The prediction has a mean pLDDT of 76. A computed fold for a 413-nucleotide RNA from Novosphingobium sp. TH158, annotated as Bacterial RNase P class A. The RNAcentral record of the sequence draws on ENA and Rfam. The organism belongs to Novosphingobium, within Bacteria.
């Protein structure tokens, strides 16, 4: 320099004016002063917890759901870190020049089990699972063409997949039928905590694929959520209990604060007792006392917490530990904003030959902004999105900008 990759961070700054929310202080009040006041995702609500209430003797089993290489981290996780295995991968090597082999940094995997069982494998194809004769090859029969029977998985064809590959032997033709090499399976043993890696030796070759099909194995899981939950509780209207008063209804009289009250007379209701009558019981009015529920609303939960910053130690890392410092939103129809100026950034337009690079002339000075950078002026732009009990993750959205690291190739020292 070229190429391939990975990670982290910022999310405008300052000032003035006006305004909003919590808290503290001053004030009789009106109001005033001061402190603090959104995010990296506050989002989706997808996982994991804290906290709260409900249920429940404990444990185990079953049902249902979830997770799935190994080890570690963590309060926990489906998250994170490291490692193992498969795939991809710039590039390198080889030649048959478009294939084969190797393969960095890194990316990615729903990465347990298919020799426990069941099921499925479209289309094409003769045949799709303890295989299978369509063409071909070989043998036999009928006199040849042809047809039929048998053998054959070497060759052709179909397909994602057809029960190892190449060669020699062998054979009627063939076939791990035999042999050599390659591949494959089992595997003593060795290394590693483990996943796994290596592998003496053995085996003619079995065990096709799918578990994001049922299923099997191992491990984990009670439910609901701050609208959880706790406390207070006005007016009015309800509920329950006890006691007092014969308290309902109709008519009349008297009094009246016009709401009703007192007295006299008549006369009953509803419900239950199966029905009717009688009877019995209860209820219905008002007054007093006691108890309880609960609407609007208020208080609390509420922000000091697996917290943030700095530095050190341990660890490859995730992370843990120690020391010091800090307090950093708590609203509840829901505050956290608006305007102006300057600066910084980006884009566009114009000016400038004064500075640098460049180009054209000419020779030592000119020209070119229809060349670029600088300089000056003007105009415009700034994302995604907004707490609502609190944390740890994941995922998704995001104008523009900054920084760091790794690997390969080439050149140079």
């Nucleotide at each position: 320099c070229c190429a391939g990759g990975g990670g982290g961070c910022c999310g405008g700054g300052c000032a003035g004016c006006c305004g909003c929310g919590u808290g503290a202080c001053c004030g009789c009040a009106a109001g005033g002063u001061c402190c603090c006041g959104a995010g990296g995702a506050a989002a989706g609500u997808c996982c994991g917890g804290g906290c709260u209430c409900c249920a429940c003797g404990a444990a185990a089993c079953a049902a249902g759901g979830g997770u799935g290489g190994c080890g570690g981290g963590u309060a926990a996780c489906g998250c994170c870190c490291g490692c193992c295995g498969g795939g991809c991968g710039a590039c390198c090597u080889g030649c048959u020049u478009g294939c084969a082999g190797g393969g960095a940094a890194g990316c990615u995997c729903a990465g347990g089990g298919a020799a426990a069982g069941u099921g499925c494998c479209a289309c094409a194809g003769a045949g799709a699972g303890c295989a299978g004769a369509c063409c071909g090859c070989c043998c036999c029969a009928u006199u040849c063409c042809a047809u039929g029977g048998g053998g054959u998985a070497a060759g052709g064809g179909u397909g994602a997949a057809a029960g190892g590959g190449u060669g020699c032997g062998g054979u009627a033709a063939g076939a791990g039928c035999g042999c050599a090499c390659c591949g494959c399976g089992c595997g003593a043993c060795u290394g590693g905590u483990a996943a796994c890696a290596g592998g003496a030796g053995c085996g003619g070759c079995a065990c096709g694929g799918c578990a994001a099909a049922c299923c099997c194995c191992a491990c984990c899981c009670g439910g609901a959520g701050c609208a959880a939950g706790a406390c207070c509780g006005a007016a009015u209207a309800g509920g329950g209990g006890c006691g007092g008063c014969g308290c309902g209804u109709c008519g009349g009289u008297u009094c009246u604060u016009c709401g009703g009250a007192a007295c006299c007379g008549g006369u009953a209701g509803a419900u239950g007792u199966g029905u009717u009558u009688c009877g019995c019981a209860u209820c219905g009015a008002c007054c007093g006392c006691c108890c309880g529920g609960g609407u609007u609303g208020g208080u609390u939960g509420c922000u000091u917490g697996a917290g943030c910053c700095a530095c050190g130690c341990a660890g490859c890392a995730a992370u843990g530990c120690a020391u010091g410092g800090c307090c950093u939103a708590g609203a509840u129809g829901a505050a956290u904003g608006g305007c102006u100026g300057c600066c910084a950034c980006c884009g566009c337009c114009g000016a400038u030959a004064c500075g640098g690079u460049g180009c054209g002339a000419u020779u030592u000075u000119c020209g070119c902004a229809u060349a670029c950078c600088g300089u000056c002026g003007g105009c415009g732009g700034g994302a995604c999105a907004g707490a609502a009990c609190c944390c740890g993750g994941c995922u998704u959205a995001c104008a523009g900008g900054c920084c760091c690291c790794c690997u390969g190739g080439c050149a140079u020292a």